[in-house]
c-di-AMP riboswitch aptamer (ydaO/yuaA leader) from a Thermoleophilaceae bacterium, 148 nucleotides, folded computationally. Of the family's consensus pairs, 96% are formed in the model. Model confidence (mean pLDDT): 76 of 100. The organism belongs to Thermoleophilaceae, within Bacteria. It was read from a public genome assembly, where an Rfam model found it.
Order: sequence, then C1' cells, then structure tokens
RNA sequence: CAGAUGACCUAGCCGAACCGCUUCCGCGCGUGUGCGGGAGCGGCCGGGGGACCCAGGCAGCACGGGGCGAGUCUCCUCCAGCGAGGAGUAGCGCAUCUCUUUCAGCGCGAGCCCGUCAGCUAACCCCGGAGGCGCGUAGAAAGAGAGG
Repeated sequence: CAGAUGACCUAGCCGAACCGCUUCCGCGCGUGUGCGGGAGCGGCCGGGGGACCCAGGCAGCACGGGGCGAGUCUCCUCCAGCGAGGAGUAGCGCAUCUCUUUCAGCGCGAGCCCGUCAGCUAACCCCGGAGGCGCGUAGAAAGAGAGG
C1' cells in the first nucleotide's frame, strides 16, 4: 500500500412503530445542566370491530371463514403425505437534501394471528406505536422545492 474477515459506532434504510412534558432509577457532569431505562399524561401515526342505504338471484355438493403485511398467482420436479426445490408472476423496496417522473441496474415477492365469528358502514367501541439491516461517495436525466 492492497485484499479478505470480524467487532463496535452510526450517515442512513424497511416498517404505523414517532414527538413533547412530568416523575422515578442508573451512569455521567463542575461550569455542566447530558445519556439510557421504567411509569404517567398529551399530541401525532397505524390497524380492527361496528347501522340505515347499498351489496347479497335460486337449488344441490364439496370446502369453514376472517385479519395484519408488498409478500399473490401459474407451471415443473421430488414426496404416500406434510412439505421441499426450481422457473416465472401480480405487487413491493433500494440507489445519500426532499418529492414526482423517465432510462438502465440491484433486491424482496415472507411470516404471523383470530378461532366457527366479522361485506360496506355514521355515531360508538377496541388494539398497536415493534423488530430487523447498516456505510464510505453510493448510476444517469428532467421538473419543483429545501438548505447553503
């Protein structure tokens, strides 16, 4: 000097998962008045239930049905089955001041919950505000802004 790997920190990213005040605890501080955690209150953000009206044609068989979420659906292979793998796909995310659009590029396309019950739905009622990832200039163009 270059490369690889790991740890810590965080400029940031996915997501509703954030902001402020009060108080308690721990750490820190002498010129500081900060950091983290718990509780309470307020604001803000997100989800569910829930009328009239509307939707809902009739009969039979099989299969219960529903919610959060971008995470649906098609085909192929393996498997007794549960399920596993592959190729695609509706849709979703990233690209470094923000938003929108275009081109090229890189990824995701899961998981969990309710418990026989829920269409829409004003009033009203209930619930959540987690978790995960993580740099070193991060592709280019246009428009409108912010900041300097």